Predicted 3D model of a 77-nucleotide RNA (transfer RNA) from a Candidatus Omnitrophota bacterium. It matches the Rfam family "tRNA". The RNAcentral record of the sequence draws on ENA. The source organism's lineage runs through Bacteria, Pseudomonadati and Candidatus Omnitrophota. The coordinates come from a structure-prediction model, not an experiment, and the mean pLDDT is 80.
């Protein structure tokens, strides 16, 4: 050079045939309990769905390009 995969909250990842407002664990902040903390419980914050087009009445999902992480291939030597 070629090819495939994989990027969704701070960390791990769910997300179906493209169709209602994007979602679980941890982890964070309040509040209850407790003398006090831990645990346990409730409730809440937190997302440009890597970037940028494009298809469509609708895109986290398809198509295209580009970045970055990973894996085969091949060529040079």
């Nucleotide at each position: 050079g070629g090819g495939c995969g994989c990027a969704u909250a701070g960390c791990u990842c769910a997300g179906u045939u493209g169709g209602u407002u994007a979602g679980a664990g941890c982890g964070c902040g309040u509040g209850a309990c407790u003398c006090a903390c831990a645990u346990u419980c409730a409730c809440g914050a937190g997302g440009u769905c890597a970037u940028a087009g494009g298809u469509u009445c609708a895109a986290g999902u398809c198509c295209u390009a580009u970045u970055g992480c990973g894996c085969c291939c091949a060529c040079c030597a």